[in-house]
RNA sequence: GCAAAGCCCUCGAAAGAUGGCGACGCAGAGCUACGGGACUAAGGCGAGAGUAAAUCCUCGCGAUGUCCGCCGGGCCGCCA
Numbered sequence: 001g002c003a004a005a006g007c008c009c010u011c012g013a014a015a016g017a018u019g020g021c022g023a024c025g026c027a028g029a030g031c032u033a034c035g036g037g038a039c040u041a042a043g044g045c046g047a048g049a050g051u052a053a054a055u056c057c058u059c060g061c062g063a064u065g066u067c068c069g070c071c072g073g074g075c076c077g078c079c080a
Base pairs, nucleotide, nucleotide: 001026002025006021007020008019010017011016024069028076030075031074032073034072035071036070037067038066039065044061045060046059047058048057
């Protein structure tokens, strides 16, 4: 110097994010989503259940979303 968890407002389907309070920690806990990894799954797709037919409900797939205080890279910075 930064600021975890938690709490409050707001945004968001959610993950999560901004701001405020607050400090667990961090010698880069600075920036960057470029690579890996993790999280969420709205719209969408598939299946089931159900119905006269639907709505609704359940399960699965799935990032264009999220996380840099998960790891690495790039950039910038500090100390010896």

A computed fold for an 80-nucleotide RNA from a soil metagenome, annotated as c-di-GMP-I riboswitch aptamer. Its mean pLDDT, the model's own confidence on a scale to 100, is 87. The sequence is in RNAcentral, with records from MGnify.